[in-house]
Background
SAM riboswitch aptamer (S box leader), 101 nucleotides, folded computationally. Of the family's consensus pairs, 93% are formed in the model. RNAcentral records the identical sequence in 2 taxa. RNAcentral holds the sequence, with entries from Rfam and Ribocentre. The prediction has a mean pLDDT of 80.
């Protein structure tokens, strides 16, 4: 950084720095904000992509196992924590996770 898949109406906040902006892009609206935007730190937490674990399952099998289904936790990577991706329109959108290069 490219391809490709899935997901994207549910969920989950306190604090300490700092200090004016903020909802990703345009046009348009609503919203949120000095009663502290957005950023960054700890601490809490949500969730259940991926790893772990488990299965009385199922398919293959070289019998160690491999897939693929489901459960569990939340142990490890990630994420994410106003409001449907804030709404509506554009736009070869965007986000995040997995996999290849």
């Nucleotide at each position: 950084a490219a391809u490709c898949c899935a997901u994207c109406a549910g969920g989950a906040a306190g604090u300490c720095c700092u200090g004016a902006g903020a909802g990703a892009c345009c046009c348009g609206g609503c919203u949120c904000u000095g009663u502290g935007a957005a950023g960054g730190g700890c601490u809490g937490g949500c969730a259940a992509c991926c790893g772990a674990u488990c299965u009385c399952c199922g398919c293959c099998c070289u019998c160690g196992g491999g897939c693929g289904a489901g459960g569990c936790c939340a142990c490890g990577g990630u994420g994410c924590c106003a409001a449907u991706g804030c709404c509506g329109g554009g736009a070869a959108c965007g986000a995040u996770g997995a996999a290849u290069u």